[in-house]
RNA sequence: ACCGCUAAGGGCAAACCUGCUGAAAGGCAGGGACGCAAAGCCAUGGAUCCGUAACAGGAUCGCCAGGCUGCCGGUC
Numbered sequence: 001a002c003c004g005c006u007a008a009g010g011g012c013a014a015a016c017c018u019g020c021u022g023a024a025a026g027g028c029a030g031g032g033a034c035g036c037a038a039a040g041c042c043a044u045g046g047a048u049c050c051g052u053a054a055c056a057g058g059a060u061c062g063c064c065a066g067g068c069u070g071c072c073g074g075u076c
Stems, first nucleotide, its partner, number of pairs: 001075004011036002016031006034062001040068003044065003047060004
C1' cells in the first nucleotide's frame, strides 16, 4: 500500500416493543438482532425525508461519494 478467503479476541446494532423528547422528519435510553471490516467520526458534494406558497430552516454518515482516524489477519 492493497485485500477480507481462514482463525481468535472483541465491537456496533435494523425492524419491532417500552419510556423520554421534538411541530415533523427524527433523536436519546432500555430491551431486541436484520445486518455491518470502518454500521468509528465529519453534513463537504449528490440523494432521500421533514418543513415552507416559495425561500429559509432541520433530519439521515445503517443511501452513495469524499475527508480524517482505527482492531485482527493475509499478501506485497